This is a predicted structure of a 77-nucleotide RNA (transfer RNA) from a Chitinophagaceae bacterium.
The prediction has a mean pLDDT of 80.
It matches the Rfam family "tRNA". By type it is a transfer RNA.
Lineage of the source: Bacteria > Pseudomonadati > Chitinophagia > Chitinophagales > Chitinophagaceae.
RNA sequence: GGGCCCAUAGCUCAGUUGGUUAGAGCAGCGGUCUCAUAAACCGUUGGUCCCCCGUUCAAGUCGGGGUGGGCCCACCA
Repeated sequence: GGGCCCAUAGCUCAGUUGGUUAGAGCAGCGGUCUCAUAAACCGUUGGUCCCCCGUUCAAGUCGGGGUGGGCCCACCA
C1' cells in the first nucleotide's frame, strides 16, 4: 500500500425484505424469602445503534467518506 470482516445497554450478543415500542442474557437497583448471606422468584433502571454526509415519506438496516479493532496479501530490510 491492497483485499475482506467487525463496531447496537456497564459486559456478551440478537435485530429477517428499510416500516412505526430498539431487544435478550448477565450485571446494577428495589422487593419477597432467610436469624443472616447466597441461591431462587417478582419488579425496575440503563442506548447520540462508533462519527460525518447522502438516499428515502421513513435508516440500527441502503450508499459515500472517516475513526478504531481483527484476519490475509504485498512491499521494505